This is a predicted structure of a 73-nucleotide RNA (transfer RNA) from a Planctomycetaceae bacterium. Model confidence (mean pLDDT): 81 of 100. The sequence was found in a public genome assembly. Its Rfam family is "tRNA". From the family's description: Transfer RNA (tRNA) molecules are approximately 80 nucleotides in length. NCBI's taxonomy places the organism under Bacteria, Pseudomonadati, Planctomycetota, Planctomycetales, Planctomycetaceae.
RNA sequence: GGGGCGGUAGCUCAGUUGGGAGAGCGUAGCGUUCGCAAUGCUAAGGUCGAGGGUUCGAUCCCCUUCCGCUCCA
Numbered sequence: 001g002g003g004g005c006g007g008u009a010g011c012u013c014a015g016u017u018g019g020g021a022g023a024g025c026g027u028a029g030c031g032u033u034c035g036c037a038a039u040g041c042u043a044a045g046g047u048c049g050a051g052g053g054u055u056c057g058a059u060c061c062c063c064u065u066c067c068g069c070u071c072c073a
Base pairs, nucleotide, nucleotide: 001072002071003070004069005068006067007066010025011024012023013022019056027043028042029041030040031039049065050064051063052062053061
């Protein structure tokens, strides 16, 4: 320098024929208990790596760019 994969909640990750942003764990509150653990319910928490474009509408399509892993040179 070139190719491939990845970047989404605090952590691990789903999610794309373009239209609802989600799960598990964790955190907080409440119930259950004499109390703890366990368990049930509820809630908070996101500029979907960044910028731009296409579109009525973008996590998803196109361009540029940053970071990580990997292959080639």